[in-house]
């Protein structure tokens, strides 16, 4: 200096203000609530963010299939995951080493949507003769020529039908041979992905599945404005009762007299129901944190002890002052001096586990 992991993310005090809880006091009334005051205590984050995955919780739905979405090497962790850990394989780069060479081995770093390309369909720009049941532009060979042979060489391209060396040939070609690569089979190792060895095969259909598609697995929907409880005023629905005056009679029931009235509706009173305002709840103890011990390469798991005071609802958590601390700038008498400046990203809203993104600066572990 770089890479990577972890911890923290200004400190202390004062004044005023805001939200919550408890206690006390005062006022109001519907008599246990509301309003006000005082005192004490508490009051954002590592990402509270993006709302991208996975869950808890709640309500609704729940016969099956198709459709559709998502996931995709293997094993493990987990409540679960598209997350994490370990492993495998591949690609690229660097370094070292072996080989005449094709190419091989090892260390390290980075990256990989890393199931299937003989199930089918489709696509492969430009350039190039040709982009895939191959193909002849130049070149090479044969021929007087027409034409034919040739994928070795040239050239194009991201990609051109194995490569190196030799034989062979008219010139060529796995046409033949050795080796390199590749494939198949068997055996061995591994839970597995996969690896190793041997034998065999002239090599066989280039790439793209973040193209359709196929295969395997998986997925019900909506969300705390979920949902539950209490419940005014007004309006509406249902049910019940009721005409008025006078008398017995001071009051109630009952009765009498006069008198109104077809019924229904309207109107009045009472009760009930649903729903609105409003209030309460859900609501913060949770797959929780810290420390020790034990198990595991690790993610993580087990166990013991211990800790634990945000909870708003148009949404509180702020402002100012003082003294300091990092950091930055300036000055000079260069002293750990003086003065100025000065702390990022960002703000909970039912709760967790992840991922991603933002972030001044400080401390610290490991590696180079």
């Nucleotide at each position: 200096a770089g890479u990577u992991g972890g911890u923290c993310g200004g400190a202390c005090g004062g004044u005023c203000g805001c939200g919550g809880u408890a206690u006390u006091c005062g006022a109001a009334c519907a008599c246990g609530u509301u309003c006000g005051a005082a005192u004490a205590c508490c009051g954002a984050g590592g990402a509270a963010a993006g709302u991208c995955c996975g869950g808890g919780c709640u309500c609704c739905a729940u016969g099956g299939a198709c459709a559709g979405g998502c996931u995709g090497c293997c094993a493990g962790g987990u409540a679960a995951c598209g997350c994490c850990u370990g492993g495998g394989c591949g690609u690229g780069c660097u370094a070292c080493g072996g080989g005449u060479g094709a190419u091989c081995g090892u260390c390290g770093c980075a990256c990989g949507a890393c199931g299937g390309a003989u199930a089918g369909u489709g696509c492969c720009a430009c350039a190039g003769a040709a982009a895939a049941c191959a193909a002849a532009c130049c070149g090479c060979c044969a021929u007087c020529a027409c034409u034919g042979g040739u994928a070795a060489g040239g050239g194009u391209g991201a990609a051109a039908a194995g490569g190196u060396g030799g034989g062979g040939u008219a010139a060529g070609a796995g046409c033949c041979c050795a080796c390199c690569g590749c494939g198949u089979u068997u055996c061995c190792g591994g839970c597995a992905a996969c690896g190793g060895a041997a034998a065999c095969g002239g090599c066989a259909c280039g790439g793209c599945a973040a193209a359709c598609c196929c295969c395997a697995g998986u997925c019900g929907g909506a969300g705390c404005a979920a949902g539950g409880c209490c419940a005014a005023a007004u309006a509406u629905g249902c049910g019940g009762c009721g005409a008025a005056a006078g008398g017995u009679c001071g009051u109630c029931c009952a009765c009498c007299u006069u008198g109104a009235g077809a019924a229904a509706g309207a109107c009045g009173c009472c009760g009930c129901g649903g729903g609105u305002a409003g209030g309460c709840u859900g609501c913060u103890a949770g797959a929780g944190g810290a420390u020790g011990c034990g198990g595991g390469c690790g993610a993580c798991c087990g166990u013991a002890u211990u800790c634990g005071g945000a909870g708003a609802g148009a949404g509180a958590u702020g402002a100012c002052c003082g003294u300091c601390c990092a950091g930055u700038c300036g000055c000079c008498u260069c002293g750990u001096g003086c003065g100025a400046u000065g702390g990022a990203c960002a703000g909970a809203a039912c709760c967790c586990g992840g991922c991603u993104u933002a972030c001044a600066g400080a401390c610290u572990g490991a590696c180079u």

Overview:
This is a predicted structure of a 368-nucleotide RNA (Bacterial RNase P class A) from a soil metagenome. RNAcentral holds the sequence, with entries from MGnify. Rfam family: Bacterial RNase P class A. Rfam describes the family as follows. Ribonuclease P (RNase P) is a ubiquitous endoribonuclease, found in archaea, bacteria and eukarya as well as chloroplasts and mitochondria. By type it is a ribozyme. Model confidence (mean pLDDT): 77 of 100.